RNA sequence: CGGGUUAUGAUAGCGCCAGACCGAGCGCGGUGCGUUUGCGUUCGGUUAACGAGGAGAGAAGUGAUCGAGACUUUCGGCGGAUGCUUCUCCGGUGUCAAGGACAUCGUUAAAAAACAGGUCAAAUAUGCGGGCAACUGCAAAACAAUCCCUGUCCAAUCCAAUCAA
Numbered sequence: 001c002g003g004g005u006u007a008u009g010a011u012a013g014c015g016c017c018a019g020a021c022c023g024a025g026c027g028c029g030g031u032g033c034g035u036u037u038g039c040g041u042u043c044g045g046u047u048a049a050c051g052a053g054g055a056g057a058g059a060a061g062u063g064a065u066c067g068a069g070a071c072u073u074u075c076g077g078c079g080g081a082u083g084c085u086u087c088u089c090c091g092g093u094g095u096c097a098a099g100g101a102c103a104u105c106g107u108u109a110a111a112a113a114a115c116a117g118g119u120c121a122a123a124u125a126u127g128c129g130g131g132c133a134a135c136u137g138c139a140a141a142a143c144a145a146u147c148c149c150u151g152u153c154c155a156a157u158c159c160a161a162u163c164a165a
Stems, first nucleotide, its partner, number of pairs: 014079004019047012050067003056089007090106005099159003114152005126139005
C1' cells in the first nucleotide's frame, strides 16, 4: 500500500451508470515543412441535485412535497426514499373523569380551502488550498417557498351516564 472477514457509525436532492469532458498510449487523415488540428480505439480520471421539509405499526397499490439557481448537464438511465390512496390495529380530539358508536386526524394528533401577519436555508458573492488538466476541498454575507407559529373564517354529533354548579 492492497485484499478478505467481523463489528460499529453515517448518507434519502440519496447511491450507481451511459453520455459528455480531461490525460496518456496506439492507429488513420489534413498541412510544402514546422507548429498545429480532426477521427477512431484502449486504459485511467472528472462530472452527473443547492438546500428546506418529511416516519404511529402492518399490508396492498401508486411512484412522491417546497422553493433557490448564470435554469448550459440540477440533461438522460437504473435502483431506492419518511409522500399519496384504501383496509386493519394502536393512539389524540369532539364541555370535566371514564365507555360505546360515529367523525376527523397521527404524538405539532378536526381536516380542506381562503385571507392577514410572523420565523428559518444552502449552493453562491468572497477568501485560503489541491490537481498537468477536466475539476475539486475548507470557511463563509445576503436572499426563499412548502411545512411550522398566531389570528380571522369554517367547524366537532349520538347513546348511556358520573361529578360539580
GlmS glucosamine-6-phosphate activated ribozyme aptamer, 165 nucleotides, folded computationally. The prediction has a mean pLDDT of 75. Rfam family: glmS glucosamine-6-phosphate activated ribozyme aptamer. Gene Ontology terms of the family: regulation of gene expression and catalytic activity. It was read from a public genome assembly, where an Rfam model found it.